Large-subunit ribosomal RNA, domain III from Heliorestis acidaminivorans, 392 nucleotides, folded computationally. Lineage of the source: Bacteria > Bacillota > Eubacteriales > Heliobacteriaceae > Heliorestis. It matches the Rfam family "Bacterial large subunit ribosomal RNA".
[in-house]
Context: one part of a larger RNA
RNA sequence: GAGUAAGCGAAAAGGCAGGUGAGAAUCCUGCCCGCCGAAAGCCUAAGGAUUCCUGGGGAAGGCUCGUCCGCCCAGGGUAAGUCGGGACCUAAGCCGAGGCCGAAAGGCGUAGGUGAUGGACAACAGGUGGAGAUUCCUGUACCACUUGUUUUUGCAUGACCGAUGGGGUGACACAGGAGGAUAAACAGACCAUGCCGCUGGUAGAGCAUGGCCAAAGACAGUAGGGGUCGCGUAGGCAAAUCCGCGCGGCAUAUACCCGAAGGUCUGAUGGGGAGCGAAAUUAAGUAGCGAAGCUGUUGAUUCCACACUGUCAAGAAAAGCCUCUAGGGAGAAAACAAGUGCCCGUACCGCAAACCGACACAGGUAGGCGAGGAGAGAAUCCUCAGGCGCGC
Numbered sequence: 001g002a003g004u005a006a007g008c009g010a011a012a013a014g015g016c017a018g019g020u021g022a023g024a025a026u027c028c029u030g031c032c033c034g035c036c037g038a039a040a041g042c043c044u045a046a047g048g049a050u051u052c053c054u055g056g057g058g059a060a061g062g063c064u065c066g067u068c069c070g071c072c073c074a075g076g077g078u079a080a081g082u083c084g085g086g087a088c089c090u091a092a093g094c095c096g097a098g099g100c101c102g103a104a105a106g107g108c109g110u111a112g113g114u115g116a117u118g119g120a121c122a123a124c125a126g127g128u129g130g131a132g133a134u135u136c137c138u139g140u141a142c143c144a145c146u147u148g149u150u151u152u153u154g155c156a157u158g159a160c161c162g163a164u165g166g167g168g169u170g171a172c173a174c175a176g177g178a179g180g181a182u183a184a185a186c187a188g189a190c191c192a193u194g195c196c197g198c199u200g201g202u203a204g205a206g207c208a209u210g211g212c213c214a215a216a217g218a219c220a221g222u223a224g225g226g227g228u229c230g231c232g233u234a235g236g237c238a239a240a241u242c243c244g245c246g247c248g249g250c251a252u253a254u255a256c257c258c259g260a261a262g263g264u265c266u267g268a269u270g271g272g273g274a275g276c277g278a279a280a281u282u283a284a285g286u287a288g289c290g291a292a293g294c295u296g297u298u299g300a301u302u303c304c305a306c307a308c309u310g311u312c313a314a315g316a317a318a319a320g321c322c323u324c325u326a327g328g329g330a331g332a333a334a335a336c337a338a339g340u341g342c343c344c345g346u347a348c349c350g351c352a353a354a355c356c357g358a359c360a361c362a363g364g365u366a367g368g369c370g371a372g373g374a375g376a377g378a379a380u381c382c383u384c385a386g387g388c389g390c391g392c
Base pairs, nucleotide, nucleotide: 014032015031016030017029018028019027033389034388035387036386041369042368043367047349048348051347052076053075054074055073056072057071061069062068081142082141083345084344085343086342088119089118093114094113095112099108100107101106123140124139125138126137127136143341144340145339146338147337148336149335150334151333152332153331160328161327165324166323167322168321169320173311174310175309176308179304180303181302184298185297186296187295188294190211191210192209193208194207195206196204212271213270216266217265218264219263224258225257226256227250228249229248230247231246232245233244235243236242275289276288312315355364356363371383372382373381374380
C1' cells in the first nucleotide's frame, strides 16, 4: 500500500406500526407481503446427553447487531401391571465345563450359555397450571397372582395337575391379479350455530364454520376352512386314549362344527364439539355453558392376507399354545367381590444450528403418517394443517 481489496455459507423477501431498553434493520407483539407443503409439516429408531421449561445476564461463543439464543448463571422438569427392554424364546455371531490341537501366549469346539434386527405377550378415549403423559387425572377395560363368599364337583369307582419326553401348531420364498372391508377425501338445495357487510350489489337455493368418538364386551355367522365314529396296530428310541398306518360304519349336506377383516348393539344420561362467554386480579377467549351430528359419491399404497393363482433357485429356529401319556395326586372349577402387581427407559433435537462431517457447514442419515385443485401419479404447479423468510 490500508482499515483499502476480498469475505459475511444457497437469489424463499421483506415492509410498517407499537412495545421494551442506556442503546434496536436484527429482541417481543400486531397487521401486510413472500417461501415450503411426499415438506422446509408430523411421529419415531440410531446417535447426542439437559440442548427441554421458568427467572435473570451480556464478558466470551453467534461471521454484523443484539435488550435475543441451542451461549452464561440459578431454579425446575422425564411418574407405566398393559408402551419399549428385562424377570420368556431362539438366529447369525460370540463365550464355552469336559475334549482336541498348540514351545508359551493361545486356537478350535461338544453339552450348555449368551445374543433381536425375528417369535410370544394384558389399555383405550378424553382432559391437563411453563416443561411429563397409552405413564398423572376422569371414564370405561383387560392380564397374572393372592384371599374371601356362593354354587357345582371329586375323595381312590380317583376330580384335578402334568413333563426337561412323543405328536400337532407356531412356520415363513418370489411374482401376479381379483374380491371383501375400512381409513380418508369430496359434495349436499339437508341439519345446526353465527353473520347481513366501510366499495356497484346482498334476506338469498346468501356467506362462514361445524355436521364425530376408542379399547373392551355381547350378538349375528358372511368370505373361507374342516368329514365324523368305531376297531386293529410291530412306527413316533419307554408309554400313550395323541400322531402315523390299516380295516369298517355313517355321511356327500342349503347339514353340522370352527370362523377373517369388518358389521350391529352396548360402551355413551359419557367424551368431544362450531360457537357463546364471565367475575376477579399479579392471572382470559381462561372458568363456565354448549347446537347439529344426516344423506350421497369417490375410495386406498391400509386390513382380511402370502388368502388365492402361478413360478423355481423350493424359501429360520426355539419358546409359547393344543394334545398324549410317564408321573404326581386330595382337592378342583366357575361366578362375584376385595387386594397385590418388581427393575430399566420415558425431558428435548431427531433430513437437523442439538446426529456424522474440525464450524450455528448448500453434504450424509433407517422406518411410519403424508390433505385439496388439475393430473396416470408420492411427477409438476398452486394451496390446507403446520412450519418458515435461511444471523449482515